Background: RNAcentral holds the sequence, with entries from Rfam and Ribocentre. c-di-AMP riboswitch aptamer (ydaO/yuaA leader) from Paenibacillus sp., 143 nucleotides, folded computationally. The same sequence occurs in records of 2 taxa. Its Rfam family is "c-di-AMP riboswitch aptamer (ydaO/yuaA leader)". Its family is annotated with cyclic-di-AMP binding and regulation of gene expression in the Gene Ontology. The model forms 92% of the base pairs in the Rfam consensus. The source organism's lineage runs through Bacteria, Bacillati, Bacillota, Caryophanales and Paenibacillus.
RNA sequence: GAUAAAAGUACGCUUAAUUUUCGAUGGGUAAAGUCGAAAAGCGGGGGAACCAAUCUUUUGGGGCGAAUCGUUGUAGGAUUAACGUAGGGAACCAUCUUUCCCGAGCCCGUCAGCUAACCUCGUUUGCAGUGGAUGGGUCAUUU
Numbered sequence: 001g002a003u004a005a006a007a008g009u010a011c012g013c014u015u016a017a018u019u020u021u022c023g024a025u026g027g028g029u030a031a032a033g034u035c036g037a038a039a040a041g042c043g044g045g046g047g048a049a050c051c052a053a054u055c056u057u058u059u060g061g062g063g064c065g066a067a068u069c070g071u072u073g074u075a076g077g078a079u080u081a082a083c084g085u086a087g088g089g090a091a092c093c094a095u096c097u098u099u100c101c102c103g104a105g106c107c108c109g110u111c112a113g114c115u116a117a118c119c120u121c122g123u124u125u126g127c128a129g130u131g132g133a134u135g136g137g138u139c140a141u142u143u
Stems, first nucleotide, its partner, number of pairs: 012127002018040008041123006051113001060111001061108004069084004087102004092136006
């Protein structure tokens, strides 16, 4: 100096998924954490008129999500694999470019277009990383 692995860094990245209060637990007379409840913030669903649809209804239909669709092979089918693809992510923000990734899973239960009032649900999961240019912003220092 290069490559690989591990550990640490969790006020950082992904996501709507954060903050506060009260109670219980905890412990050392603490604190953190955990559980429950209530608020605020953020996000989702149901739900009139008008509009849309004049068709759809087991060929079921619909919702969350970026995660949809196709080709080939396994093979006759289920299962499964590979290659692409709509779309999505990468560290202050936007645009362009470059490189690296994701392209899943789950739910409702025969039923839902939009939709004010109103009703109702969620507040997590997985992680240690891209460089450049243009424009803008924030912080620190100096004068």